This is a predicted structure of an 86-nucleotide RNA (c-di-GMP-I riboswitch aptamer) from Peribacillus alkalitolerans. Lineage of the source: Bacteria > Bacillati > Bacilli > Bacillaceae > Peribacillus. The prediction has a mean pLDDT of 79. The sequence was found by an Rfam model in a public genome assembly.
Order: sequence, then structure tokens, then C1' cells
RNA sequence: AAGAUAAUAGGGCAAACCCGUCGAAAGACGGGGACGCAAAGCCUACAGAUCUAAAGCAGAAGUGCUAGGAUGGCUGGGUUGCACAA
Repeated sequence: AAGAUAAUAGGGCAAACCCGUCGAAAGACGGGGACGCAAAGCCUACAGAUCUAAAGCAGAAGUGCUAGGAUGGCUGGGUUGCACAA
């Protein structure tokens, strides 16, 4: 220096669920709470996937289509990085 795997220390994050706020919804944020996570740090206008459908369009209606709304704790990618150095 690299690094798949293994071990170690101090830490970090926080699913479901509950309460509050916001939102049309998906969902987000704050508090509690821990299922998990070695990048569950950051980017997402890098490619894809998924969710919602207010407005809009179509329809007599039920409803359908549609993202500029969401998910990075959906996959790949980019970027930064702690301990250790078997």
C1' cells in the first nucleotide's frame, strides 16, 4: 500500500410498532423503540426497479393512464471514511 475472509476496541445508525406534526396519497420529519446494518455515511440530474396518483387527460360512472410526488433500509454505480493488519 492492497484487501476477500476472520478476530478485536471504542463508537455510530435505527426496521416494525406507538405518539405528535406535515402530506391527496405514497411517504417524510420529531420523540419513544430495536429488527437489523461495515458504509443502514454522502450523491441520486449516473442506469434501472418499486410505490403513490393530488393536478391533468379519457370516461355517463365505477375506473383507467400519467411524476414534475416518493423509496438509497430495492439493485448496480460514484465518492469519502473508523479499528485491526492475522